[in-house]
Molecule: c-di-GMP-I-GGC riboswitch aptamer
Organism: Anaerolineales bacterium
C1' cells in the first nucleotide's frame, strides 16, 4: 500500500407513500429498504434533467412550440480532499 471476505462493530438509505418548499427538475422531513466500502464532501470536467423569467415563432387573443442555466442532480462518468475494519492474495 493494492485490495475487498457468507468476517466483526458500526454507517448511508433506491422506489412507494405522506408533509413542507419550489414553476419546474427538484430539495427537507417522515415512513420504508432497492441497494452502496466511500451511496463520506466538492457541481471542478463530461453528462443528465427542468424553464418561472428572457429571447424568437405562430396566433386577433387565449395560448402553444422551439433555443436558453445563471437553476437541479455526486444513487451517471471522470477528478479533488478525507476517512472506519482487516481474512485470503
Nucleotide at each position: 500500500u493494492c485490495c475487498g471476505a457468507u468476517a466483526a462493530a458500526g454507517g448511508c438509505a433506491a422506489a412507494c407513500c405522506c408533509g413542507a418548499c419550489g414553476a419546474a427538475a427538484g430539495u427537507c422531513g417522515g415512513c420504508g429498504a432497492c441497494g452502496c466500502a466511500a451511496a463520506g464532501c466538492c457541481a471542478u470536467g463530461g453528462g443528465u434533467c427542468u424553464a418561472c423569467c428572457a429571447c424568437c415563432g405562430u396566433c386577433a387573443a387565449a395560448a402553444c412550440g422551439g433555443u436558453u442555466a445563471c437553476g437541479a442532480c455526486u444513487g451517471c462518468c471522470a477528478g479533488g480532499c478525507c476517512g472506519c475494519c482487516g481474512a485470503a492474495g